[in-house]
Context: one part of a larger RNA
Molecule: large-subunit ribosomal RNA, domain IV
Organism: Primorskyibacter flagellatus
């Protein structure tokens, strides 16, 4: 000097990205227990008291004919110790936001989460030799199932809801017309031959699906405007004009896990707060199953605050053990 422990005056988070680490709490009985809530919960909420030994008294139960033996609970009085759940073992607690409903699952060896899954919801395909998947095939799974079934895809308990756009892309339906392959067709023409012929090119016309076209469809992929003016202070604009669009963002939420400017502004909390909570709305660039907004319970998730507690710190010290080091 290091590692692992133990202890520490006064203070008690002043440490630090952050109470990381440590300390503290811890058992049983009794008392007591808030907001909120899906009435289940929250809850061991929180917060308190008692616990050892002896004596007296009372009581319960079992066994026994009885004497009695063992046992349960209550009350009263006393005793000793620094310490009575005497060692070990053994919850710290509360408040407020965010996200995800929940129990689960995951990067075996840097990530356990807000990611995945989930019950629930929707759309879509599939009538059975099903759709779909594997295989060249036979065949197999689906399924010894049959639309309350099976496949695909999105969302993700529950509550209140889920607006407008079908112009583009996709999907579904339609069949009048246009286009269109092989094929059919064969006007006409070329080569060769004396010829019959052989051979080659080939217009019109008839030709499917598809595409063009016509509709539907957004819990399909997706999208959801600009400029100017206007009210009897000012400001603002319910109102008007105009351009463009398929349609111009509805409800709800909003400096947000989303806000650049930004430490926005106001309020709260602190003596002092780039974080936090509540508002405002000027949303650079929220927004409705790529779901929107809430939500009790839950979480080795995450933000902020408080109580308790402490060597995290002010500020370090001592001791124990093991190393390092010195000497042999």
């Nucleotide at each position: 000097c290091g590692a692992u422990g133990u202890u520490g005056a006064a203070g008690g988070a002043a440490c630090u990205c952050g109470g990381c680490a440590a300390a503290a709490u811890a058992c049983c009985u009794c008392c007591g227990u808030a907001a909120g809530u899906u009435c289940g919960c929250g809850a061991g909420a929180a917060g308190g008291a008692g616990g050892c030994c002896c004596a007296g008294u009372u009581u319960c139960a079992a066994c026994g004919c009885a004497a009695g033996u063992u046992u349960u609970g209550g009350c009263u009085g006393g005793g000793g110790g620094c310490a009575c759940a005497a060692a070990c073992c053994a919850g710290g607690g509360g408040g407020u936001g965010g996200c995800g409903a929940c129990u689960g699952u995951u990067u075996a060896c840097u990530a356990a989460a807000a990611a995945c899954a989930c019950a629930g919801g929707g759309c879509u395909c599939u009538g059975c030799g099903a759709a779909g998947u594997c295989g060249c095939a036979a065949g197999a799974c689906g399924a010894c199932g049959u639309a309350u079934a099976g496949g695909g895809u999105c969302u993700g308990a529950c509550g209140c809801c889920u607006g407008c756009c079908c112009g583009g892309u996709g999907c579904u339906g339609g069949a009048a017309g246009g286009u269109u392959a092989a094929a059919a067709g064969g006007a006409g023409g070329g080569g060769u031959g004396c010829a019959a012929g052989c051979u080659c090119c080939g217009a019109a016309u008839u030709g499917a699906a598809g595409c063009c076209c016509c509709a539907g469809u957004a819990a399909a992929c997706g999208g959801c405007g600009g400029c100017c003016g206007u009210a009897a202070c000012u400001a603002u604009a319910a109102c008007g004009g105009u351009c463009c669009u398929a349609a111009g963002g509805u409800a709800g939420c909003g400096a947000a896990a989303u806000u650049c400017c930004u430490u926005g502004u106001c309020g709260g909390g602190u003596a002092a707060g780039u974080u936090c909570c509540g508002a405002c709305c000027u949303g650079c660039a929220c927004g409705a199953a790529u779901g929107g907004c809430g939500u009790a319970a839950c979480g080795a998730c995450u933000u902020c605050c408080c109580c308790g507690c402490u060597g995290u710190c002010u500020c370090c010290a001592a001791c124990a053990u093991c190393g390092a080091c010195u000497c042999a």